[in-house]
RNA sequence: AGAGUUUGAUCCUGGCUCAGAAUAAACGCUGGCGGUGUGCCUAACACAUGCAAGUCGAGCGAGAAAGUUUCUUCGGAAAUGAGUACAGCGGCGGACUGGUGAGUAACGCGUGAGUUAUCUACCCUUAAGUGAAGAAUACCUUCGGGAAACCGAGGUUAAUACUGCAUACGUCCCUACGGGGAGAAAGGUGGCUUUAUGCUACCGCUGAAGGAUGAGCUUGCGUACUAUUAGCUAGUUGGUGGGGUAAAGGCCUACCAAGGCGAUGAUGGUUAGCCGGCCUGAGAGGGUGUACGGCCACAUUGGGACUGAGAUACGGCCCAGACUCCUACGGGAGGCAGCAGUGAGGAAUAUUGCGCAAUGGACGAAAGUCUGACGCAGCGACGCCGCGUGGAGGAUGAAGGUCUUCGGAUUGUAAACUCCUGUUAAGAGGGAAGAAAAGUCCAUUUUAAAUAAAGAUGGAAUAUGACGGUACCUCUAGAGAAAGCACCGGCUAACUUCGUGCCAGCAGCCGCGGUAAUACGAGGGGUGCUAGCGUUAUUCGGAAUAACUGGGCGUAAAGGGUGCGUAGACGGCAUAUUAAGCUCGUUGUUAAAUUCCCCGGCCUAACUGGGGUCCAGCAAUGAGAACUGGUGUGCUAGAGGGUGAGAGAGAGAAGUGGAAUUUCCGGAGUAGCGGUAAAAUGCGUAGAUCUCGGAAGGAACACCAAUGGCGAAGGCAGCUUCUUGGCUCAUACCUGACGUUGAGGCACGAAAGCGUGGGGAGCAAACAGGAUUAGAUACCCUGGUAGUCCACGCUGUAAACGAUAAUCACUAGAUGUUAGUCCAGCUUAGCUGGAUUGGUAUCAAAGCUAACGCGUUAAGUGAUUCGCCUGGGAAGUACGGUCGCAAGAUUAAAACUCAAAGGAAUUGACGGGGGUUCGCACAAGCGGUGGAAUAUGUGGUUUAAUUCGACACUACGCGAGGAACCUUACCUGGGCUUGACAUGCUUUUGACAGUCGUAGAAAUACGAUCUUUCUGGCUUCGGUCAGGACAACUGCACAGGUGCUGCAUGGCUGUCGUCAGCUCGUGUCGUGAGAUGUUGGGUUAAGUCCUUUAACGAGCGCAACCCUUGCUGCCAGUUGCUACUCUCUGAGAGCACUCUGGCGGGACUGCCUGGGAAACCAGGAGGAAGGUGGGGACGACGUCAAGUCAUCAUGGUCCUUAUGUCCAGGGCUACACACGUAUUACAAUGGCUAGUACAAUGGGUCGCAAUACCGCAAGGUGGAGCCAAUCCUCAAAGCUAGUCUAAGUUCAGAUUGGGGUCUGCAACUCGACCCCAUGAAGUUGAAAUCGCUAGUAACCGCGUAUAAUUACGGCGCGGUGAAUACGUUCUCGAACCUUGUACACACCGCCCGUCACACCACGAAAAUUGUUUGUGCCCAAAGUGGUCUUAGCCAACCUGAAAAGGAAGCGGACAAUUAAGGUAUGGACAGUAAUUGGGGUGAAGUCGUAACAAGGUA
Repeated sequence: AGAGUUUGAUCCUGGCUCAGAAUAAACGCUGGCGGUGUGCCUAACACAUGCAAGUCGAGCGAGAAAGUUUCUUCGGAAAUGAGUACAGCGGCGGACUGGUGAGUAACGCGUGAGUUAUCUACCCUUAAGUGAAGAAUACCUUCGGGAAACCGAGGUUAAUACUGCAUACGUCCCUACGGGGAGAAAGGUGGCUUUAUGCUACCGCUGAAGGAUGAGCUUGCGUACUAUUAGCUAGUUGGUGGGGUAAAGGCCUACCAAGGCGAUGAUGGUUAGCCGGCCUGAGAGGGUGUACGGCCACAUUGGGACUGAGAUACGGCCCAGACUCCUACGGGAGGCAGCAGUGAGGAAUAUUGCGCAAUGGACGAAAGUCUGACGCAGCGACGCCGCGUGGAGGAUGAAGGUCUUCGGAUUGUAAACUCCUGUUAAGAGGGAAGAAAAGUCCAUUUUAAAUAAAGAUGGAAUAUGACGGUACCUCUAGAGAAAGCACCGGCUAACUUCGUGCCAGCAGCCGCGGUAAUACGAGGGGUGCUAGCGUUAUUCGGAAUAACUGGGCGUAAAGGGUGCGUAGACGGCAUAUUAAGCUCGUUGUUAAAUUCCCCGGCCUAACUGGGGUCCAGCAAUGAGAACUGGUGUGCUAGAGGGUGAGAGAGAGAAGUGGAAUUUCCGGAGUAGCGGUAAAAUGCGUAGAUCUCGGAAGGAACACCAAUGGCGAAGGCAGCUUCUUGGCUCAUACCUGACGUUGAGGCACGAAAGCGUGGGGAGCAAACAGGAUUAGAUACCCUGGUAGUCCACGCUGUAAACGAUAAUCACUAGAUGUUAGUCCAGCUUAGCUGGAUUGGUAUCAAAGCUAACGCGUUAAGUGAUUCGCCUGGGAAGUACGGUCGCAAGAUUAAAACUCAAAGGAAUUGACGGGGGUUCGCACAAGCGGUGGAAUAUGUGGUUUAAUUCGACACUACGCGAGGAACCUUACCUGGGCUUGACAUGCUUUUGACAGUCGUAGAAAUACGAUCUUUCUGGCUUCGGUCAGGACAACUGCACAGGUGCUGCAUGGCUGUCGUCAGCUCGUGUCGUGAGAUGUUGGGUUAAGUCCUUUAACGAGCGCAACCCUUGCUGCCAGUUGCUACUCUCUGAGAGCACUCUGGCGGGACUGCCUGGGAAACCAGGAGGAAGGUGGGGACGACGUCAAGUCAUCAUGGUCCUUAUGUCCAGGGCUACACACGUAUUACAAUGGCUAGUACAAUGGGUCGCAAUACCGCAAGGUGGAGCCAAUCCUCAAAGCUAGUCUAAGUUCAGAUUGGGGUCUGCAACUCGACCCCAUGAAGUUGAAAUCGCUAGUAACCGCGUAUAAUUACGGCGCGGUGAAUACGUUCUCGAACCUUGUACACACCGCCCGUCACACCACGAAAAUUGUUUGUGCCCAAAGUGGUCUUAGCCAACCUGAAAAGGAAGCGGACAAUUAAGGUAUGGACAGUAAUUGGGGUGAAGUCGUAACAAGGUA
C1' cells in the first nucleotide's frame, strides 16, 4: 500500500466481498512447563449453609462454671481458675471498606469559575477553662403473660450516661456604640508526698480562633437518536411578607403581577450510568466504558423519618406491596447487586480454600482483638510473555507409502544406525528475600520537683512467614514423558492420484460438481502458524462508501416548476475609535495510573519501581491593532432614482374583420357519394355528392413567419382602442452600500380533472358499428358523448428540459441575426464600412470532462448563498400528519431480496434502417420434379433379428465401387476358453497336416493310413543328453471386442465459398477497449489496379506458375498414315499429309481510334484464338462442440467359460403407409419393319474372344487372333423407304402363368437374362418446387470400376445440338460503407404483464391481550411539622416545710400532606387475529408479445 466482482472487451460511476489490528469472548480439534494478568456481558432472577464490624475493664456497676489443690462432720467449704468468660450501661466506629449499574439525557458527569450564601467527628496549631451539686436507669433480682419472638409490673445500683447551678478572654444576639443579655465542661491511669488543701505527667473533656481534610449549594461551556413528537407551562415566571435549612433559592406558604421556555429544537418518545482511559486509525475521526482509578446512583419493590459531625443508612428502624420460612393459627422471622457456594437463565464465566506474616482500616494508652479489605493458594491455553518436545554425523538414497512416461521420482538425512547433550518434567539433597517496626532492656536528651511517666535520638537481646515440600542451586538416571491445527481454483503462500458424477457435498466474494474435478470426499505431497490452530460474533480500518482534513448533482443517484421576500449567512472605498473574534507572553489548573522517552528490579520478556517529557482545553492577567465584528464621520465604482429616446405574439378589458368548416332555406341538377392498401359500416331517387345565392352559429386566426421578438417560469400571434408591468440605449443631474442569496412564508403555475352557470361549429376520450386478425376490448374507416370555448372557484402536478439554481468577477477569437447609440464614406425616403452596449444562434483556442461533449449565454478559473444525492429492487409505496369536494397532492420508511443496477464509448452481430455492388438469385427462356407404374434410399410399423451410422441448406441411388453362402457387425440354435490371431516364458511330447472312413446341419469328435529334422557331446552304436528349427499340449503373462464416449482426440471430410476477404510489423491518434493502414474518388471477376491519404511496408488469400483443350514450327515414325511400287490375301518404299508425343512458338490491352488524371473502359484491325480464350486441379483467417471411435490410429472406460471366437440356418430383401432420388411412359418431332452412314474414352491371360456351326432367343459348341495405336470392335439418335391414323391404340409396358439359359457348392426365402402368353396404372400432372447462359441445356448411344453372377445407380466418353438474358423493383444468398440497439449463447437474441402453484416478510381488519403514562374522584398506612388535650401518665428544673402546683415531656385526638390501593376516562407502544391487499423469491406451467432495430402504430 491494495485486491476480487457488472462487460465479448474498455473507461467511469457504484455497491458487495477479502487481506490487518483488537476482544471480559464462545464453539470445534488438539494440548508439555513456567511467569504475569484476567474470569456471570444473560435473570437489579430466587437463595440453603458458613463467614464479611467491631472494639474499649486505663469510663461504669455486677460477675460465673468446668478443672486443679487443700480441708471435711462426707452434707459440703475454702483457695485457685478470675475480677476471667458471657451479658448490660457508656464511648468511638457500624455514612469507611466491599458489591452492582436497575434508574438517570440530568448541574448526573467532565471542565472552568463562585460560595460576602455554608457545615466539617477524629487530626494539627494557638491561647483560655475543667468549680460545685442532683435525680434516675439498664444489668441483677422477685413475680406475671406468651408456642415463640419477646413483653409487662415491683425492688436494688454505678458512670466519661442524664439534669440544673456557678464562671465566660474570646463566641452569639441586641445596641443610643457607652453598654446590656445568652450560653460550657468529665473524668481516668501512673508517679510523688501523704491519707487529702493535694501536686504533677499523660490520656481525656469544654467554649473559641486558625489550618488541614471531607462535604453541601450555585454557575459558563460540553454531553445519544428522533420533527412520521410543534407547541409546552398555574408554583408555572417574577415580586413582597412569612416559614424552613448548615446554607442562597417557589424549597414551602399567603397576596400581587402575567409572565417563562421554544425551529440555535421547547415538550414528548426511545436508548444509555458519566469520565480518566481502552480498541482502531497516518491523522482528523469512529467505536467503546470489563478489569485499575475519580464521580454518581442503587441495596427485595415503594414511601418515611430517627440517631448522628456526617445517612434519608447494603449486613439499622417504621409502614405498605410481592415472595419465602416458622407457628400451638393467636402471631412472628427474612432480604448475598459483600466472600465462597446453590438453583434458574444462557453459547458462556472459578474454591462453600489458607492467613492476618505483609499493606491498609476500626477500637484501644498499649499489649492486642476484629478485618472474605487485603496477601496468598486452587480451577480455566481466557489473554500476554518466556522455554521445551533434542543435537551432530549418517546414502545400498533401506523398507513401506504415493506418483510414474515403467526409466524412475518423491517422502528423504527423514528413519534405522553411531556418537553426544541434559532445558523442562521425575527423584534426592541444600536453600535466600519478603521482617522490621512495635513491644522489652540500656544509654543520652527534652518536659517535669522527679531517679515516675511521656516524647526524641542511639544501642542491645529476643519473638513473629499464610504462601512453603517456595524461588533458586547441586546431584541421579535417561532421548527416555512432551505436536498439533488450518489451508493448497483466483484473491492468497502451497499439486497430484483415486472415488463420486448438478448426486453427495463445498462456498468469505467470484463461483466449483452433469465420467478425465489442482474447488466435493480420501491418500500422498506441500504451505502457513505453532501449545496452539481454525470457526463464529463484535468494533475500527481498508471506505475519499457522509468527504472538516477529503466527494458530488448536463447524460451515472442528485438543481426545488417559477418568482417575491422574512429570519439567517455573506458583503464596496476612506478615516477615527473600540478590543468581541484574532495574535504574542505570563500565571493557575488539567489527580494518580495509562500512552511516550530515559534509568533501574525480577536470568530475559510479559510484569514492575523511579524520574522526565508531552497533551490540548478552560480560567485569569498583560500587550498588539493588520484583518473580521461593533460605533462614529465621509465617498461613489455596487444598487436605485431623474431626464431623453427605442423595440416587442408581455398582461388585462372592450370592440371589430375576413377566409374556411358545419347546419338551415331557396335555385339548378342526377345517380351515385364517401372512405381505404383493398373494402364495408355510413349518406343518397323522400333527390345526396357537386354547383349558385342567402341566413345562422361557434371556434381558430393562412400569407407575413424567421436556429425572429417578449415574459420569472407556465406561456404569448387577425385588427383597433383603453388600462398596465418589465426591458434596452444615451446622459452622468440626485440618493449614498440602500447589496447578493434566501430555511419557513406568500404569489404565479401547461394539459387533464372537479364544482356552479352558460355555450357547443369543428375536433374528439368513453361508447357503437365496419374492417383486419388465430384473437383484435388496438392500429385503419364511419359515427359519436363528456371535454375542448366563456365566467367564477378548486386542483398544484408534467421529459414544468438547456434533463445545466441564483448573483458577481476574470479568461483567444471567427461568423450570422435582433434592439439601440456614435463615427466615416457614398451613387442619401437609403447603402457600405468601423466602433460600442443589450439579447439570441453556429463554430472553435486554452482549460475542463469517464467519455460524449462544454467552451465569455462554460460543464473553464475564483467568491457568496440556497436546494438536493449516497447500490438495485421493494417504493415515491405502507403507516401517521397536513392540504383537497373528490381524483389525488405533499412529507416519507421498514421487513425482505439481489451482486449487481447504471453512464459513455469500442468491436461484432442483427434490423419488417439507408446507400453501393455481385451471384442461374429473380426476370427472359429450355427441360424437368410434384400426379402413374417400377427401381432405389429413408422414416414409420412389424419382427427372434429386420446390425450400425448419416437428419435444413451441408441426411435420404449417402458410408455401400455392387447383402443368395461369405461379406455380417444382427437373431435362433450348437460348440470352444491362452482362445480364430501376435509375442515371451514354462510343462510334456514328436507329432501336426494330408488322404480315407464313421456320427453330425456343420463346427467338431473318433478310427485307419502316413509318420519329423539340424548341430554338438557321450556311446556298449540299441540309444541317451544338451541346444536349435517346426508342430502340438499344460500353465502363466496376455490376446480379442464393428462394446461406450466424434462432447476427451489425431487424421480425413462437408459447408459458408473460388466468396474476396483475413491479418501483421513499425509509426500515428485515443486514458482505454480500439482506430488508422483496409476508409474516400474511380476501376475490376478480384483488398485487381490507379489516385487521394498519418500512414509506410509486409504476409496468407486473388491472379500467375501445373494439367487438359483449341492454332502452329522442329524432331521422331510402329502396330499409325499413303503423295508411291509390286506377285495386290499381302509385301516393299517413304514419313509430305492425317495421327501419335517430346521440345518449342503463339495473346501481351502489344497496335489503332475515342473517352479518362491514371488505372482502365468502348470500338476496330490483324489473328486459329481477344481482353482471366474454354475446362480442371488448387479452397485464406475462421464458423457450425458439423460428420466419422464401424476405414485407420488413439486417451479413458467396460466385457474376459464372454460384449471374445467357430459353425449351421435365418435376417439386413418384411409392408397399411409417408417422403427423397431416379428409370420408363402417356405417343405421330411418334411406334413398328427393312435398308444404310459416321465416334471417342476405356478394358482384356483367373482374361477378351473372331470366322464357322446349333438354337426363335438368352445362349451353347469351338478356339483364329491378342499380354494389345496390331486382335476382341458391330455405335445409337440420324438418313432412305414402307406401315400404323388419334384409339388406352401396332402407345405404354407393370403384373401374372408357362417354358428355358447363364453364373455359382447352392438361385426356396432372395439373382440376372431369353421365349410364348397376359397387357395394370398412365392421355403431360394442384399447391409447390429443381437444373441450366454454349459445344451449355435437351436428346442419343458407347465404355468402365465393383476378385463368380447381379446396374434404371456411380464414374467417364463421344454424336446431334438449341432458346433467352429488357434489366436489378421484388425473393434467396453474399460483399463494402453508414445508422440504431436494452443483442454478445449475438434476433432461433433479449424481454413485459396477468393467471395457476409453493414459500417468505409486510400492510389493512370486526375484535382481543399486555406494557406504560396523563387526568378527575374515593380510601388513606407509617412518618413529619402544626393545633388541641378542662378528664390518662409524669425522677431531675421552678414555687413550696410538706402536700401540692407550675413548666417541660410522654400518650391521645384533629385537620393537612402522602406511598400503596380502588374507580372512571384519555394517550402512546407492543402482541395476537377470521378475512383481505399488494410485494418478493422460485431450470424447464398457461395466455399473449408491450419494450429493445423505424421492434413492425417511433
RNAcentral holds the sequence, with entries from SILVA. The RNA shown here (small-subunit ribosomal RNA) has 1498 nucleotides and comes from a metagenome. Rfam family: Bacterial small subunit ribosomal RNA.